A computed fold for a 681-nucleotide part of an RNA from an activated sludge metagenome, annotated as large-subunit ribosomal RNA, domain II. It matches the Rfam family "Bacterial large subunit ribosomal RNA". Gene Ontology terms of the family: ribosome and structural constituent of ribosome. RNAcentral holds the full RNA, with entries from SILVA.
Context: one part of a larger RNA
RNA sequence: GUCUGCGAGUUAAUCUUUGUGGCAAGGUUAAGGGAGUUACACCCGGAGCCGCAGCGAAAGCGAGUCUGAAUAGGGCGUGCAGUCGCAAGGAUUAGACACGAAACCAGGUGAGCUAACCAUGGCCAGGUUGAAGCGAGUUUAACCACUCGUGGAGGACCGAACCUACUAAUAUUGCAAAAUUAGGGGAUGAGCUGUGGUUAGGGGUGAUAUGCCAAACGAACUUGGAGAUAGCUUGUUCUCCCCGAAAUAGCUUUAGGGCUAGCGUUAAGCGUUUAGUAACGGAGGUAGAGCACUGAAUGGGCUAGGGGGCUUAUUGCUUACCGAACCUAAUCAAACUCCGAAUGCCGUUACUCCAAGCAUAGCAGUCGGACUCCGGGAGAUGAGUUUCGGGGUCGAAAGGGAAACAGCCCAGAUCAUCAGCUAAGGUCCCCAAAUUUGAGCUAAGUGGGAAACGAUGUGAGGUUACUGAAACAACCAGGAGGUUGGCUUAGAAGCAGCCAUCCUUUAAAAAGUGCGUAACAGCUUACUGGUCGAGUGAUCUUGCGCGGAAAAUUUAACGGGGCUAAGCUUAAUACCGAAGCCAUGGAAACGUGCGGAAGCACGUUUGGUAGGGGAGCGUUCUGUCAGCUGGGAAGGUCGACCGUAAGGACGGCUGGAGCGGGCAGAAGUGAGAAUGCAGAC
Numbered sequence: 001g002u003c004u005g006c007g008a009g010u011u012a013a014u015c016u017u018u019g020u021g022g023c024a025a026g027g028u029u030a031a032g033g034g035a036g037u038u039a040c041a042c043c044c045g046g047a048g049c050c051g052c053a054g055c056g057a058a059a060g061c062g063a064g065u066c067u068g069a070a071u072a073g074g075g076c077g078u079g080c081a082g083u084c085g086c087a088a089g090g091a092u093u094a095g096a097c098a099c100g101a102a103a104c105c106a107g108g109u110g111a112g113c114u115a116a117c118c119a120u121g122g123c124c125a126g127g128u129u130g131a132a133g134c135g136a137g138u139u140u141a142a143c144c145a146c147u148c149g150u151g152g153a154g155g156a157c158c159g160a161a162c163c164u165a166c167u168a169a170u171a172u173u174g175c176a177a178a179a180u181u182a183g184g185g186g187a188u189g190a191g192c193u194g195u196g197g198u199u200a201g202g203g204g205u206g207a208u209a210u211g212c213c214a215a216a217c218g219a220a221c222u223u224g225g226a227g228a229u230a231g232c233u234u235g236u237u238c239u240c241c242c243c244g245a246a247a248u249a250g251c252u253u254u255a256g257g258g259c260u261a262g263c264g265u266u267a268a269g270c271g272u273u274u275a276g277u278a279a280c281g282g283a284g285g286u287a288g289a290g291c292a293c294u295g296a297a298u299g300g301g302c303u304a305g306g307g308g309g310c311u312u313a314u315u316g317c318u319u320a321c322c323g324a325a326c327c328u329a330a331u332c333a334a335a336c337u338c339c340g341a342a343u344g345c346c347g348u349u350a351c352u353c354c355a356a357g358c359a360u361a362g363c364a365g366u367c368g369g370a371c372u373c374c375g376g377g378a379g380a381u382g383a384g385u386u387u388c389g390g391g392g393u394c395g396a397a398a399g400g401g402a403a404a405c406a407g408c409c410c411a412g413a414u415c416a417u418c419a420g421c422u423a424a425g426g427u428c429c430c431c432a433a434a435u436u437u438g439a440g441c442u443a444a445g446u447g448g449g450a451a452a453c454g455a456u457g458u459g460a461g462g463u464u465a466c467u468g469a470a471a472c473a474a475c476c477a478g479g480a481g482g483u484u485g486g487c488u489u490a491g492a493a494g495c496a497g498c499c500a501u502c503c504u505u506u507a508a509a510a511a512g513u514g515c516g517u518a519a520c521a522g523c524u525u526a527c528u529g530g531u532c533g534a535g536u537g538a539u540c541u542u543g544c545g546c547g548g549a550a551a552a553u554u555u556a557a558c559g560g561g562g563c564u565a566a567g568c569u570u571a572a573u574a575c576c577g578a579a580g581c582c583a584u585g586g587a588a589a590c591g592u593g594c595g596g597a598a599g600c601a602c603g604u605u606u607g608g609u610a611g612g613g614g615a616g617c618g619u620u621c622u623g624u625c626a627g628c629u630g631g632g633a634a635g636g637u638c639g640a641c642c643g644u645a646a647g648g649a650c651g652g653c654u655g656g657a658g659c660g661g662g663c664a665g666a667a668g669u670g671a672g673a674a675u676g677c678a679g680a681c
Stems, first nucleotide, its partner, number of pairs: 001681006011094013026050003032044003054061002064076004097235002100232001104225006115199009124189001126158003129154001133150006162186003166183005201217001203213003210219001238616006248261005262366002264363004269358002273356001275352008288339001289337002294333003298329004305322002307319004369394010399410003414586004420581002425576003428561003434573001436572006447563001453547002457544010474531005480504003485499003510525001514523002587606008617670001619667007627659002635654005641648002
């Protein structure tokens, strides 16, 4: 891992509701007893319990009573059948659906491992060093000292046994639940070791490592309390039918739990009360707008006042200053409003409609929500962010589209069909259907990713200037004189700078547009004539494009091929396309009508998690009734049968002794999951 078997809402008591039955103003027995027994049978037993009357704290009174001074008012009553079984739903108390802690407490068992200690034994090859002491000699007045011997000390040295465990490798389903190999440390000592003994868990022992106390010790093991508790995790076994949620509010040592309400379901009631639309009547201060209030804020005008200056001592004059109020122009506001919608909300009436609504009772589940669109707050007008309000979908929804894709778009799957029509989205091929039609646009593979900003890309529409009295561009020619204007300057002559910017000749020509010179010179422009001959500039709005444009999987930013339309805009026709709609046939539920009923007709409905309700299938056993079976029971196996399902027949083979059916009843009653348990492989 697979297979087989086992494996989870039970039982008791009490309360409550529903169904059903007995009796009924009553109902019922408990313990116990009698007779009897295979008794779900029978007879006693009325103690007790519930009901038949309530009110009051009570005395008490009583269809009333309490409060009260009250005959007032008010509170609770006075109408409405109960009770005892059986069955089912729920609650409470019990282990209470099953498995699961870490822990806590009590009594015991452990020091054959290990820690420390006690008693008594054992062990330490070999080599080195050479302390004290002693002896002799030298020396000294004598000590001291020195030299040579002797001696054999030491938590001394080197190094086996022995003990240890510092390093590395191997090993890591090992040789081994701690080893092996190669090195390392101690090796006469605080040494190592045998045997016997002592210390015990709220404890011991400990050269402290929270170490060790029998291979897991911040408190051993074992038995018991004990099925501790677990607001937590996991699991919870047959079928079909009807309805179908919530992820919110308030409170909570509460936030992943609970309680009440909200939302679901069931029952019997009420009977249009509900919803939608229309008309009519209402309340309101949002969006927008506005500046009349409250504030904010800009320019201008005028001005009280203030500041500065001058002057005087009664003060007066003045200003390139500031400036309230006022006037004027243009603004801003969630906590401004002279105004003010659309929606939504409330009410009345009518219409539509199987579409709900209300109250009571039983039973729940839900309290982690998600994204998307709209209106806001927080944040950075960040987030697949967070928090509210309104709608939708998912959740609990399959199908078609979006390449793939819970929350987007279309659309809500009762079942069957080799029938049809459509939605979103599509119609060149992958791939069902237009290589469809008309008019435009795009040249960028834009389409098929992106901003500020930039640009004689190109289409459409406006405004304006010049233009056959010849424009724009190009070419030919002119572009002058007073004058080198004045000033400044070393110089300043159109062209460093400052001031002024006139006059003349002219077709026209600046006291000069740019380059240039030290300054001049020179080139050029404005301006004018000619050649040429038809449009040329500026600007605004707008469609489609261009640049801006660098990343990590492999082209990789159309799903691919590929496309100049098979791209974009606009108009039109046809077709494809879903479990939508329709067609045909079947099933079920509800409503209405008909019917005595069976049923028939019509209409509507039948996605579904948590959850509520209903109807069934099957297993084992019991009672009862009628049955089957050696002419072959159960079980096994094969088969094209029946039923909407759980399931049920029948036949063959096998098997070799019991078995099913109807009606009732009782449950150790259904497995695929629990890192489930046991066995087999």